[in-house]
RNA sequence: CAAGCUGACCGGGUGAUCGCGUCCUGCACGGCAGGAUGAGGAAAGUCCGCGCUCCACAGGGCACGGUGCUGGCUAACGGCCAGGCGGGGCGACCCGAUGGCAGAGUGCAACAGAGAGGUGUGUAUUGCCUCGCCGCAAGGCGGGGUGAGGGUGAAACGGUGCGGUAAGAGCGCACCAGCGCUUGUGGCGACACAGGCGGCUAGGCAAACCCCACCGGGAGCAAGACCAAGCAGGAACGAGGGGCGGCCCGUCCCGCUAUCAGUUCCGGGUAGGUCGCUUGAGGCGUCGGGCAACCGCCGUCCCAGAUAGAUGAUCACCACCCGCCGGCUUGCUGGCGGGAACAGAACGCGGCUUACAGGUUAGCUUGGGUC
Numbered sequence: 001c002a003a004g005c006u007g008a009c010c011g012g013g014u015g016a017u018c019g020c021g022u023c024c025u026g027c028a029c030g031g032c033a034g035g036a037u038g039a040g041g042a043a044a045g046u047c048c049g050c051g052c053u054c055c056a057c058a059g060g061g062c063a064c065g066g067u068g069c070u071g072g073c074u075a076a077c078g079g080c081c082a083g084g085c086g087g088g089g090c091g092a093c094c095c096g097a098u099g100g101c102a103g104a105g106u107g108c109a110a111c112a113g114a115g116a117g118g119u120g121u122g123u124a125u126u127g128c129c130u131c132g133c134c135g136c137a138a139g140g141c142g143g144g145g146u147g148a149g150g151g152u153g154a155a156a157c158g159g160u161g162c163g164g165u166a167a168g169a170g171c172g173c174a175c176c177a178g179c180g181c182u183u184g185u186g187g188c189g190a191c192a193c194a195g196g197c198g199g200c201u202a203g204g205c206a207a208a209c210c211c212c213a214c215c216g217g218g219a220g221c222a223a224g225a226c227c228a229a230g231c232a233g234g235a236a237c238g239a240g241g242g243g244c245g246g247c248c249c250g251u252c253c254c255g256c257u258a259u260c261a262g263u264u265c266c267g268g269g270u271a272g273g274u275c276g277c278u279u280g281a282g283g284c285g286u287c288g289g290g291c292a293a294c295c296g297c298c299g300u301c302c303c304a305g306a307u308a309g310a311u312g313a314u315c316a317c318c319a320c321c322c323g324c325c326g327g328c329u330u331g332c333u334g335g336c337g338g339g340a341a342c343a344g345a346a347c348g349c350g351g352c353u354u355a356c357a358g359g360u361u362a363g364c365u366u367g368g369g370u371c
Base pairs, nucleotide, nucleotide: 001367002366003365004364005363006362007361008360009359010358012318013317014316015315016314017313018312020038021037022036023035024034025033026032027031040342044353045352047351048350049349050348051347052220053219054218055217064216065215066214067213068212069083070082071081072080073079084098085096086095087094088093099211100210105209106208107205108204117157126149127146128145129144130143131142132141133140134139158176159175160174161173162172163171177201179198180197181196182195183194184193185192186191224275225274226273227272233266234265235264236263237262238260240254241253242252243251244250282301283300284299285298287296288295289294320339321338322337323336324335325334326333327332328331
């Protein structure tokens, strides 16, 4: 320098004007004024896991659902960290539901193929060997042996060599692979490494049923709690009550023992209001423990709480990117125009997943060059 790998971070800034939510203060309080404060890395999807709230609940079992290598972290998890094993890449590194030797049982496998499942297959297409008959011969027909060669398939039941045989076959032997049992060493463990014995080959799929281990009540802040108009209901009192601007007269309406005006009280509770509501497994910093996830100590900070739902708009300048025109010192500068993502809290928190214009940064890998 080029090509890559793995993380971490930012997500425009300043000012002016207008506008909005919440809180505090003040006032000549139906409100106004001043001050403070006001979205994100994902606030999103709502896919997991918790807190919190209400409901349900003797104990045990079955059923159903979830998770699935090991060790750790955590409030918990299907998350994270570290490691093992398998696979990919020259490498940094990436991917894997990765328990069950699929040897408990059941089941599945399109097409092709002779044959797709068990101590299996042969109605043989080709091939190899042999016997009989026919034929001068080439060869043909029939019986038997073979499953080694060719061929089909994603997959055909070990591989190589030697022996053996009529031709062949773990039929025999050697080595290798795989399997079962077992010993030693290292590791908490998953597992790894080294060795011994055995029979003589056992296919794949458990994100199919199943088996094993562990986990799992339901609904959700429209949870839930409190206050409480009007209307309806109940009880007591009750002969008067109300309007016409204050009083009297007058006048109008309702009622007079209840199928009742009015007043007071009671329980539930609608509209509406208040709480829940944001101080929390909290943020930041130093130190300490740990490879790490994470944990501990101390210090410090308070950082949106709306309820039809505020957090915005316009302009100017600066910074960034693009286009056009120009200047020169040819990589700087001037002018004009344009662009700037994904998206927006609604009880909170830990994760995962998905979206994202443009930019910053750390470590590492491979290749090349120069000293």
Record summary
The prediction has a mean pLDDT of 77. This is a predicted structure of a 371-nucleotide RNA (Bacterial RNase P class A) from a Chloroflexota bacterium. Its Rfam family is "Bacterial RNase P class A". Rfam describes the family as follows. Ribonuclease P (RNase P) is a ubiquitous endoribonuclease, found in archaea, bacteria and eukarya as well as chloroplasts and mitochondria. The family's RNA type in Rfam is ribozyme. The sequence was found by an Rfam model in a public genome assembly.